[in-house]
Molecule: SAM riboswitch aptamer (S box leader)
Organism: Chlorobiaceae bacterium
């Protein structure tokens, strides 16, 4: 980089190192010299795959399983993917604006194919 499926209101941060950004892009709104990003080292969070257990199902199996652990591989660890954009429904209103649900789109992540 591309296609398909899942999943995104839960959770989980210190230190050193660096010196001014970052929160994807765009507006908005935020975080940041009480220290931005990158970059190391430690802890952590989940549980997408692998793995190891397993109520149950099955005559049986190297099946299938509710579910558990958390070793391996990946991920994360301000703000719902921080918020909004287009497109239906609902509510309020005189009317815009706002509210509320629902999907799109974009984008993150595994996972399998290419």
């Nucleotide at each position: 980089c591309u296609a398909u499926c899942a999943u995104c209101c839960a959770g989980a941060a210190a230190g050193g190192u660096g010196g001014a950004g970052g929160g994807a892009c765009u507006g908005g709104c935020c975080c940041u010299g009480a220290g931005a990003a990158g970059c190391c080292u430690u802890g952590g969070c989940a549980a997408c795959c692998g793995u190891c257990g397993g109520c149950u199902c099955g005559c049986a199996a190297u099946g299938a399983a509710a579910u558990g652990a958390a070793c391996g591989g990946u991920g994360c660890c301000a703000a719902u993917u921080c918020c909004a954009u287009c497109c239906c429904g609902g509510u309020a209103u005189a009317a815009a604006g706002g509210c509320c649900g629902g999907g799109a789109a974009a984008g993150a992540u595994g996972a399998u194919g290419g």